[in-house]
Predicted 3D model of a 74-nucleotide RNA (transfer RNA) from a Candidatus Microgenomatia bacterium. The sequence is in RNAcentral, with records from ENA. It matches the Rfam family "tRNA". It is annotated as a transfer RNA. NCBI's taxonomy places the organism under Bacteria, Bacteria candidate phyla, Candidatus Microgenomatota, Candidatus Microgenomatia (nom. nud.).
RNA sequence: GGCCCCGUCGUCUAACGGUUCAGGACGCCAGGUUCUCAUCCUGGAAACUGAGGGUUCGAAUCCCUCCGGGGUCA
Numbered sequence: 001g002g003c004c005c006c007g008u009c010g011u012c013u014a015a016c017g018g019u020u021c022a023g024g025a026c027g028c029c030a031g032g033u034u035c036u037c038a039u040c041c042u043g044g045a046a047a048c049u050g051a052g053g054g055u056u057c058g059a060a061u062c063c064c065u066c067c068g069g070g071g072u073c074a
Stems, first nucleotide, its partner, number of pairs: 001073007010026004018057001028044005050066005
């Protein structure tokens, strides 16, 4: 340098272009339970989806460029 894949809450991960002001698990916070802790139960906060454009009535999802990571061919 060519080609391919990936980039979503703190972490992991879901979301046929429209019931998504993006869901779940773990973690975190609060309350309940307990003599206390743990377990368990309930609730809560937390990502406008790597950045910028484009297509569309509508984009996390499609297209382009860039950034970052990985793989492969040299």